RNAcentral holds the full RNA, with entries from ENA and SILVA. This is a predicted structure of a 349-nucleotide part of an RNA (small-subunit ribosomal RNA, central domain) from an uncultured organism. Rfam family: Bacterial small subunit ribosomal RNA. Model confidence (mean pLDDT): 89 of 100.
Context: one part of a larger RNA
RNA sequence: CUGGGUGUAAAGGGAGCGCAGGCGGGAAGACAAGUUGGAAGUGAAAUCCAUGGGCUCAACCCAUGAACUGCUUUCAAAGCUGUUUUUCUUGAGUAGUGCAGAGGUAGGCGGAAUUCCCGGUGUAGCGGUGGAAUGCGUAGAUAUCGGGAGGAACACCAGUGGCGAAGGCGGCCUACUGGGCACCAACUGACGCUGAGGCUCGAAAGUGUGGGUAGCAAACAGGAUUAGAUACCCUGGUAGUCCACGCCGUAAACGAUGAAUACUAGGUGUCGGAAAGCAUGGCUUUUCGGUGCCGCCGCAAACGCAUUAAGUAUUCCACCUGGGGAGUACGUUCGCAAGAAUGAAACUC
Numbered sequence: 001c002u003g004g005g006u007g008u009a010a011a012g013g014g015a016g017c018g019c020a021g022g023c024g025g026g027a028a029g030a031c032a033a034g035u036u037g038g039a040a041g042u043g044a045a046a047u048c049c050a051u052g053g054g055c056u057c058a059a060c061c062c063a064u065g066a067a068c069u070g071c072u073u074u075c076a077a078a079g080c081u082g083u084u085u086u087u088c089u090u091g092a093g094u095a096g097u098g099c100a101g102a103g104g105u106a107g108g109c110g111g112a113a114u115u116c117c118c119g120g121u122g123u124a125g126c127g128g129u130g131g132a133a134u135g136c137g138u139a140g141a142u143a144u145c146g147g148g149a150g151g152a153a154c155a156c157c158a159g160u161g162g163c164g165a166a167g168g169c170g171g172c173c174u175a176c177u178g179g180g181c182a183c184c185a186a187c188u189g190a191c192g193c194u195g196a197g198g199c200u201c202g203a204a205a206g207u208g209u210g211g212g213u214a215g216c217a218a219a220c221a222g223g224a225u226u227a228g229a230u231a232c233c234c235u236g237g238u239a240g241u242c243c244a245c246g247c248c249g250u251a252a253a254c255g256a257u258g259a260a261u262a263c264u265a266g267g268u269g270u271c272g273g274a275a276a277g278c279a280u281g282g283c284u285u286u287u288c289g290g291u292g293c294c295g296c297c298g299c300a301a302a303c304g305c306a307u308u309a310a311g312u313a314u315u316c317c318a319c320c321u322g323g324g325g326a327g328u329a330c331g332u333u334c335g336c337a338a339g340a341a342u343g344a345a346a347c348u349c
């Protein structure tokens, strides 16, 4: 390489958009590049193979045949692929009518709670733990009432509920804005699928500049515990957590399950639509799209999966090939740095 694989054994890219490329719906016609068949030329000899023969056999040698699976030219076929012309509507998209939603961005507003400040009441404790101590408090704390400041997060509703490509999104209102679903069948007429490179997005932590800082809290300090305790527990506490604009580009970025299409028993919840019927606070049936559970066939090493497939098939991409060495070294690219990406070998079992 081939083959076989990728939920958990090694292996699905974190996610999307998309150039090239690969693959691609129905009908009719044309061409004849691929394809198929015939013919001609060529495909040196030796070698290989088959048969026969010669050295006493064999190796070796000789003869004949086959073969040289290829290339060129030419004639023909038109089922498939391709190119092209015409056409179709079911794939895809557009218009129209409705619908649901923590989808995104910006601005504004709200209440509860913590902390701090001011004032009142009030007096000796508070806090904390397994038990304590550090700590706070007669300079009046804790508790309680009134007022104020400020930051961050939004109880209940809340739901294997919803939305988003993923990361993710949850108080309320407004503005702008993306996508989805159903119905309809007016329009376009294969406009599609995938997608190496590329581009964009991408939790937390980290990082740059400037703000902000209530609570929490790496580091750090103290108190305990302990043989020790650079921890677990306690009292404090700075980066950070928050905002704006940049960077970083990684996660058990998980459904550990790439995307798309078609097909293959059912049952039962739930969310958003549509239609019909009825004994109409609603119910039943059918249907489309999500989201769960159970369960045949089939698959699977088993666990389990099972119309949301890990089943049956097709297309395209990514990835794997014993463990360690090692996601290391070197080189390169990117980054302010931290580091990220790409990514070996010796050796060893």
Base pairs, nucleotide, nucleotide: 003321004320005319006318007303008302012317014201015200016199017198021194022193023192025088026087027086028085029084030083031082033081034080035077036076037075038074039073040072041071042070049065050064051063052062053061054060091191092188093187094186096183097182098181099180103177104176105175106174107173108172109171110154115149116148117147118146119145120144121143125136126135162169163168206247207246208245209244210243211242215241216240220236221235222234223233258316259315260314261313262312263311266294267293268292269291270290271289272288273287274286275285276284277283278282298305299304322349323348324347331342332341333340334339